[in-house]
RNA sequence: AUUCUUAAAUCGCUUAAACCAUUAGGUGCGGGGGAACCAAUACGGGCUGCUUAUAUAAAAGUCCUAGGGGUGAAUCCUUAAACAGGUAGGGCUACUCAAUGGCCCGAAUCCGACAGCUAACCUCGUAAGCGUUAAUGAGAAAGAAA
Numbered sequence: 001a002u003u004c005u006u007a008a009a010u011c012g013c014u015u016a017a018a019c020c021a022u023u024a025g026g027u028g029c030g031g032g033g034g035a036a037c038c039a040a041u042a043c044g045g046g047c048u049g050c051u052u053a054u055a056u057a058a059a060a061g062u063c064c065u066a067g068g069g070g071u072g073a074a075u076c077c078u079u080a081a082a083c084a085g086g087u088a089g090g091g092c093u094a095c096u097c098a099a100u101g102g103c104c105c106g107a108a109u110c111c112g113a114c115a116g117c118u119a120a121c122c123u124c125g126u127a128a129g130c131g132u133u134a135a136u137g138a139g140a141a142a143g144a145a146a
Stems, first nucleotide, its partner, number of pairs: 002145005011131004018027003028126006038116001044064005067114001068111004076086003089105005095139004100134001
């Protein structure tokens, strides 16, 4: 250099949600808040009521969610409405990538009138749910053969 074969439940996928040690813990991974500069500049409802001569005003407090914002792919449109239809967007198709085809998701939830960006700094999470495998080209790995 050539030819052939192979990958799988003790495995693999979504996701930040893993690795090591396993008593404590350690190493990672992923969010949120938060200056200057820059950008931007209107704001809700219920209850209570410091103060005030009174009040529908009113400091402060508390509760709520129709404003606003956060996590996430998960938004938006049609419809009288929907558990309907579509859609921005996201995932899978078992070595990797590319183009094609196929399949699926397109949820949920939190904060509480407040959050642009953001060094220092502060703070939170590391839940859960699944079982896919069509074919073409290029490349990689392992094994075998001459």
This is a predicted structure of a 146-nucleotide RNA (c-di-AMP riboswitch aptamer (ydaO/yuaA leader)) from Fictibacillus terranigra. The sequence was found by an Rfam model in a public genome assembly. Model confidence (mean pLDDT): 77 of 100. Rfam family: c-di-AMP riboswitch aptamer (ydaO/yuaA leader). Rfam links the family to the GO terms regulation of gene expression and cyclic-di-AMP binding. The source organism's lineage runs through Bacteria, Bacillati, Bacillota, Fictibacillaceae and Fictibacillus.